[in-house]
RNA sequence: CCGCACUAGUUGGGGAGUUAGCGGUGCCCUGUACCUGCAACCCGCUACAGCAGGGAUGAAUCCCGGCCCCCGGACUUUUUUUGUGCCGUCUGCCCUAGGUAAGUAGCGAUGAUAAAUCGGUCCUGCGCAAGGUCGCCCCGCAAACUGUGUCAGGCGGGGAACCGAGCAGCACUAAGCGGACAGCGAUCUGUGCCGCGGGAGUGCCGCUUUUGAGCCGGCUGCCUAGGUUACGGGUAUAAAGAAAGCUUCAACGGCCGGUGUGCGG
Numbered sequence: 001c002c003g004c005a006c007u008a009g010u011u012g013g014g015g016a017g018u019u020a021g022c023g024g025u026g027c028c029c030u031g032u033a034c035c036u037g038c039a040a041c042c043c044g045c046u047a048c049a050g051c052a053g054g055g056a057u058g059a060a061u062c063c064c065g066g067c068c069c070c071c072g073g074a075c076u077u078u079u080u081u082u083g084u085g086c087c088g089u090c091u092g093c094c095c096u097a098g099g100u101a102a103g104u105a106g107c108g109a110u111g112a113u114a115a116a117u118c119g120g121u122c123c124u125g126c127g128c129a130a131g132g133u134c135g136c137c138c139c140g141c142a143a144a145c146u147g148u149g150u151c152a153g154g155c156g157g158g159g160a161a162c163c164g165a166g167c168a169g170c171a172c173u174a175a176g177c178g179g180a181c182a183g184c185g186a187u188c189u190g191u192g193c194c195g196c197g198g199g200a201g202u203g204c205c206g207c208u209u210u211u212g213a214g215c216c217g218g219c220u221g222c223c224u225a226g227g228u229u230a231c232g233g234g235u236a237u238a239a240a241g242a243a244a245g246c247u248u249c250a251a252c253g254g255c256c257g258g259u260g261u262g263c264g265g
Base pairs, nucleotide, nucleotide: 001265002264003263004262005261006260009057010056011055012030013029014028015027020046021045022044023043024042034054035053036052037051038050063258064257065256066255067254068253072249073248074247075245076244077243078242079241080240081239082238083237084236085235086234087233090232092231094227095226096225097224098223099222100221102220103219104218106215107214114210115209116208118206119205120204121203122199123198124197125196126195127194128192129191130189131188132187133186134185135184136183138179139178140177141176147172148171149170150169155164156163157162
């Protein structure tokens, strides 16, 4: 060095999680690489870390170690979005009240503002007016019998002429009903550009006199006090992303190295 036969080893691996720790079942990532039984309110072990049984391969491209690469995962920091909670001592937006008078608008020498007198507005007494109601006046209707006048017919008296009572009708009128301007009278009040008095008087308005240049605070601005969580802002939390990491684990792959026994040639 070669051949034959054995043995060690291998017969997927890894991540998170669970665990005192190590594995497994389960989940996930890679990948294709035996079988049976056990196993998540779990199963089996003890740092040599699945257990029990069977099969295959087997000294090497296949086993072991180191280094490199990086599919994937974990962690840390920063940051984004969304949801939810809290904060109005958050004052961005908005609202309320008060003030100011920089701007604007309005008024003002045909007189701002201030002061004084007088008066009005306010309350009340009396009066007047208006209106409502009622009465009188005017007109109309209106009485079977119980009003008046005239009384047909009929009735009664009378020899007759005539007379009498008297229904209906007609006219007038009473009670009553209605209409209508005006007038007269009475009465009433949540009426009044009214008159004469009395009272009150902070406020508002007006005239006159004096004074002689501001007044106002509508809008914008500024200041103060307060309010409001819809949006904005801050903060906390949850979820899902992004970036970075001389952090960590890591499949597959690549490179280097290491590793038996027996027999025979």
This is a predicted structure of a 265-nucleotide RNA (Bacterial large signal recognition particle RNA) from an Oscillospiraceae bacterium. The sequence is in RNAcentral, with records from ENA. Taxonomically the source falls in Oscillospiraceae (Bacteria, Bacillati, Bacillota, Clostridia). A source record names the gene ffs. It matches the Rfam family "Bacterial large signal recognition particle RNA". From the family's description: The signal recognition particle (SRP) is a universally conserved ribonucleoprotein involved in the co-translational targeting of proteins to membranes. The family's RNA type in Rfam is non-coding RNA gene. Its family is annotated with SRP-dependent cotranslational protein targeting to membrane, signal sequence recognition and signal recognition particle, plasma membrane targeting in the Gene Ontology.